[in-house]
RNA sequence: AGGGGUGUAAUUCAAUGGUAGAAUGACGGUCUCCAAAACCGUUCAUGUGGGUUCAACUCCUGCCACCCCUG
Numbered sequence: 001a002g003g004g005g006u007g008u009a010a011u012u013c014a015a016u017g018g019u020a021g022a023a024u025g026a027c028g029g030u031c032u033c034c035a036a037a038a039c040c041g042u043u044c045a046u047g048u049g050g051g052u053u054c055a056a057c058u059c060c061u062g063c064c065a066c067c068c069c070u071g
Stems, first nucleotide, its partner, number of pairs: 001070007010024004018054001025043006047063005
């Protein structure tokens, strides 16, 4: 320099154009002599800028970050 892939919650992953979810974690509560476990509740997210569409995590595209391949 060229080509390809990935980017969603604190973490690991879902969501194939129609209300963004789960588990773990954190916090609060129930239970317990205390704690753990269990149960209930709360909390936090679509890398960024545009475009298409009635509607975009999803399709197109510039950029950014990371990974792989070629030289």